This is a predicted structure of a 91-nucleotide RNA (c-di-GMP-I riboswitch aptamer) from a Peptococcaceae bacterium. RNAcentral holds the sequence, with entries from Ribocentre. The coordinates come from a structure-prediction model, not an experiment, and the mean pLDDT is 84.
RNA sequence: UUCUGAUAAGGGCAAAACAUCUGAAAAGGUGUGACGCAAAGCCAUGGGUCUACAGCAGUAAAGACACUGCCACGAUUGCCAGGUUGCCGGA
Numbered sequence: 001u002u003c004u005g006a007u008a009a010g011g012g013c014a015a016a017a018c019a020u021c022u023g024a025a026a027a028g029g030u031g032u033g034a035c036g037c038a039a040a041g042c043c044a045u046g047g048g049u050c051u052a053c054a055g056c057a058g059u060a061a062a063g064a065c066a067c068u069g070c071c072a073c074g075a076u077u078g079c080c081a082g083g084u085u086g087c088c089g090g091a
Base pairs, nucleotide, nucleotide: 002091003090004089005088012037013036017032018031019030020029021028022027035078041084042083043082045081046080047079048076049075050074055070056069057068058067059066
């Protein structure tokens, strides 16, 4: 430096659920908690997925604060790819 995670040590992260807070929602923060994770460290760059406040179009109506569709500028890196950094062991 490259490949790799059989074995070993010291550690790390923390799903669901529950409580609470933020948010229109998706979802996120904190605490408890561990399903899992060798990058489950970091970056929304590409794809995917989720949501639809606002906006646009339409429906309906006395009226729209209602209903339907579209839409990311919202969210997700614990969906995949890419970028970047890195501990230990093995070859």